The part of an RNA shown here (small-subunit ribosomal RNA, central domain) has 345 nucleotides and comes from an uncultured bacterium. It matches the Rfam family "Bacterial small subunit ribosomal RNA". Gene Ontology terms of the family: ribosome and structural constituent of ribosome. Its mean pLDDT, the model's own confidence on a scale to 100, is 88.

[in-house]
Context: one part of a larger RNA
C1' cells in the first nucleotide's frame, strides 16, 4: 500500500453549514454506457501453467495449447447507469398545539461585599496551627441612618430543559433561530445521506483600541514556616476578571465513543406532547439507571450500542528524537495549521 483497527492500548476532525465526488426509496417503457456473450485484427521473444520430446537423470534446452490489453463487429436486458412519463412508506412545507437558563438588544429589581458622609460608642480589631506584617486614639472593628460604585444573580434548581458544539440561570419588554406533539387531514413528489476543499460558529487565557474597576486576583511587596521556601498559610496588591469593537482559533474543546439509516429481550425512573374519565393502560420525542441475547483482551457496552448491517468522511501504524526543524499559509504578538530527518532503544 494491502490487512487490520480508533471508549481506556497508537488512532473520531471542537462543532455545523455546505461546494465537487461517493452512495440513494417504489414500480414502468426506452437506449444499451458498465455488465454478460459470440466473430474478426492486432499482441516480440523470453516468462508462468498444461502436456510431449532431447541431452543417462535433473538443472538445462525444444514443441504445442492456455495465459494479457487494445480495436472493429453482432447479440442479450437481470442489476447499475442515463433519457422519458409515473408513486409516497425517505425528506421537506402547511395548519392546529406546546415545552424551554436557545441567541441579539433595552430597561428594571432586591440581598452582600466595598467605599463616602453622619451619629451612638471606646480599645482595640484583623488574621493563624500559633504568629507577625497590617489597620486603629487623627477614633478604627461593632452598631445605626444616608449614599455612591461596580460585578453576580440565593432560594425556586431537579444527573430538570434548551443549544450543532463552545455553552445558557433574577424579572420584563422588543426582534429572533431550532425542536416536539396531533390527525384515515392538505401540498410537494426522492427534492435525500454523507461530505476532500471552502466558510461559518468556537470556554479561558491572551492582544489591539476606548470605557469601566465594588469584590476576587497571575506578578509584585512585606509578614510568618523551613536548612533554604523564588512555594504551601496571612497582610497587601498591579494586570486581568466587566462593557463595546476588532484580533487570537487552542483546551481532558470528553461520552477521551463522526454523520446517516435499518434491525435485535425486558424493567424500572423522569422531562414534553397525544391518549383517557380526574388517576391508568396504550404511544410519539428526548433524557438516566438496571439488566437478557450478543460483543469485548478485559473493564465494560447492552434500542442513546462499544450488538447485527449498509452509505459517506477523519484519522492510527514500535519507543525517543518531536508536535520539534525546515518551507508554507494564517496572526500585531504571543503563537497557530500543516510536518519530517538523522541518529538512538
Nucleotide at each position: 500500500u494491502u490487512g487490520g483497527g480508533c471508549g481506556u492500548a497508537a488512532a473520531g476532525g471542537g462543532u455545523g453549514c455546505g461546494u465537487a465526488g461517493g452512495u440513494g426509496g417504489c414500480a414502468g417503457a426506452u437506449c444499451a454506457a458498465g455488465u454478460c456473450u459470440g466473430g474478426a485484427g492486432u499482441a516480440a521473444a523470453a516468462g508462468g501453467u498444461a502436456u510431449g520430446g532431447g541431452c543417462u537423470c535433473a538443472a538445462c534446452c525444444c514443441g504445442u495449447a492456455c495465459u494479457g490489453g487494445c480495436u472493429c463487429u453482432g447479440g442479450a436486458a437481470a442489476c447499475u447507469g442515463a433519457u422519458c412519463a409515473g408513486c409516497u412508506a425517505g425528506a421537506g412545507a402547511a395548519c392546529a398545539a406546546a415545552a424551554g437558563a436557545g441567541g441579539a438588544c433595552g430597561g428594571c429589581g432586591g440581598a452582600a461585599c466595598u467605599c463616602c458622609a453622619u451619629g451612638u460608642g471606646u480599645a482595640g480589631c484583623g488574621g493563624u496551627a500559633a504568629a507577625a506584617u497590617g489597620c486603629g486614639u487623627a477614633g478604627a472593628u461593632a452598631u445605626a441612618u444616608g449614599g455612591a460604585a461596580g460585578a453576580a444573580c440565593a432560594c425556586c434548581g431537579g444527573g430538570g430543559g434548551c443549544g450543532a458544539a463552545g455553552g445558557c440561570g433574577g424579572c420584563c419588554g422588543u426582534c429572533u433561530g431550532g425542536u416536539c406533539u396531533g390527525g384515515a387531514u392538505u401540498c410537494u413528489g426522492a427534492c435525500a445521506c454523507u461530505g476532500a476543499a471552502g466558510c461559518a460558529c468556537g470556554a479561558a487565557a491572551g492582544c489591539g483600541u476606548g470605557g469601566g474597576g465594588a469584590g476576587c486576583a497571575a506578578a509584585u511587596a512585606g509578614g510568618a514556616u523551613u536548612a533554604g521556601a523564588u512555594a504551601c498559610c496571612c497582610u497587601a496588591g498591579u494586570a486581568g476578571u466587566c462593557c463595546a469593537c476588532g484580533c487570537c482559533g487552542u483546551a481532558a474543546a470528553c461520552g477521551a465513543u463522526g454523520a446517516g439509516a435499518a434491525c435485535u429481550a425486558g424493567g424500572u425512573g423522569u422531562u414534553g406532547g397525544g391518549g383517557g374519565a380526574a388517576u391508568a393502560a396504550c404511544u410519539c420525542a428526548g433524557u438516566g439507571c438496571c439488566g437478557c441475547a450478543g460483543u469485548u483482551a478485559a473493564c465494560g457496552c447492552a434500542g442513546u450500542a462499544a450488538g447485527u448491517u449498509c452509505u459517506c468522511c477523519g484519522c492510527c501504524u514500535g519507543g525517543g528524537g518531536a508536535g520539534u526543524a525546515u518551507g508554507c499559509a494564517c496572526g500585531c504578538a504571543a503563537g497557530u495549521g500543516u510536518g519530517a530527518a538523522a541518529c538512538u532503544c